[in-house]
RNA sequence: UUUCCGAAAAGGUAAACCCUGGGUAACCAGGGGGCACAAAGCCACGGGUCCUUUGAAGGGAUAGCCGGGUCGUCGAA
Repeated sequence: UUUCCGAAAAGGUAAACCCUGGGUAACCAGGGGGCACAAAGCCACGGGUCCUUUGAAGGGAUAGCCGGGUCGUCGAA
């Protein structure tokens, strides 16, 4: 230094639920909240799941379902 790994400290993210707004919906944004998370950062590329239009077939949501790509904090055992 790299990979695996995950003790400590610092910092970060933010599930359910509640309020407000947007969307037919899945769901999203802001505020409160904190179950958890070392990629729970980013990218819908493959699969999955969910919503929606439909004759075939499309359009969308989810990165906190898995895989892949890319970037990346700290350093005990």
The RNA shown here (c-di-GMP-I riboswitch aptamer) has 77 nucleotides and comes from a Nitrospirota bacterium. Its mean pLDDT, the model's own confidence on a scale to 100, is 86. Rfam family: c-di-GMP-I riboswitch aptamer. Rfam links the family to the GO term cyclic-di-GMP binding.